[in-house]
RNA sequence: UAGCGUUGAGGCGAUGGAGUUCGCCAUAACCCCGCGGAAAAAGCGGUAAUGACUCCUACCAAUAA
Numbered sequence: 001u002a003g004c005g006u007u008g009a010g011g012c013g014a015u016g017g018a019g020u021u022c023g024c025c026a027u028a029a030c031c032c033c034g035c036g037g038a039a040a041a042a043g044c045g046g047u048a049a050u051g052a053c054u055c056c057u058a059c060c061a062a063u064a065a
Stems, first nucleotide, its partner, number of pairs: 010025004016056006032046004
């Protein structure tokens, strides 16, 4: 790397990890918002490491040493 066989302990909730919990999905769930435009797209602006809670890490702001 390829082939064959067996098995299913799942996956997801706009930026990382863990615990708890909620919801959703197997035909999938999920892949942020606003302005703009007939729509799509380009462009511009904004919130956020959570679905929710807590902790850690990263980032931002202020203060102190």
Molecule: Fluoride riboswitch aptamer (crcB RNA motif)
Organism: Sporomusaceae bacterium UBA7701